[in-house]
RNA sequence: GCUGAAACAGGGCUAACCCAUUGAAAGGUGGGGGCGCAAAGUCACCGGUCUAAAGCUUGCCGAUCACAGGCGGGCCAUGACAGCGGGAUUGCCAGU
Numbered sequence: 001g002c003u004g005a006a007a008c009a010g011g012g013c014u015a016a017c018c019c020a021u022u023g024a025a026a027g028g029u030g031g032g033g034g035c036g037c038a039a040a041g042u043c044a045c046c047g048g049u050c051u052a053a054a055g056c057u058u059g060c061c062g063a064u065c066a067c068a069g070g071c072g073g074g075c076c077a078u079g080a081c082a083g084c085g086g087g088a089u090u091g092c093c094a095g096u
Base pairs, nucleotide, nucleotide: 001096002095003094004093012037013036017032018031019030020029021028022027035083041089042088043087045086046085047084048081049080050079055075056074057073058072059071060070061069
């Protein structure tokens, strides 16, 4: 460096769900809990997926000189997902 289907040794992480917390949400964090995982260690570089606060647009209500305001629809990451795939990078054991 490569391979790891089955093992050996030390083990590691933790899905759903529950509680707390944070966030507009997706989601994150901590505790519990284990579906599973040879990188289910780390990184948003590429694709993909999720959310839509703010912004834009539109309909209704309301107000009405006009503006504001409320509710609904559409568009949209600058938000997120590393346990979706690719890529980068670091690493245990065994074999070679």